[in-house]
RNA sequence: GGGCCCGUAGCUCAGUUGGUCAGAGCAGCCGACUCAUAAUCGGUUGGUCGCAGGUUCGAGGCCUGCCGGGCCCA
Numbered sequence: 001g002g003g004c005c006c007g008u009a010g011c012u013c014a015g016u017u018g019g020u021c022a023g024a025g026c027a028g029c030c031g032a033c034u035c036a037u038a039a040u041c042g043g044u045u046g047g048u049c050g051c052a053g054g055u056u057c058g059a060g061g062c063c064u065g066c067c068g069g070g071c072c073c074a
Base pairs, nucleotide, nucleotide: 001073002072003071004070005069006068007067010026011025012024013023019057028044029043030042031041032040050066051065052064053063054062
C1' cells in the first nucleotide's frame, strides 16, 4: 500500500426486506423477601447507533469518505 470482517447502553450482544420500538442479558439505583447478607422476585435509570456527508417522505440497516479494532496479502 491492497482486500475482507467488525464498531448499537458501563460490559456482552440482537435488531429480518428502510417505517411498527432503538431492545435483551449482565451491571447500577429503588423496593419486596430475610434477624442480616447472598440468592430470588418486582420496578427503574442509562444511547449523537464510531465520525462526517449523501440518497429517501423516512436511515441502526443503503451509498461515499474518514477514524478505531481484528485477520489476510504484498
Transfer RNA from a Nitriliruptorales bacterium, 74 nucleotides, folded computationally. Rfam family: tRNA. It is annotated as a transfer RNA. Its family is annotated with triplet codon-amino acid adaptor activity in the Gene Ontology.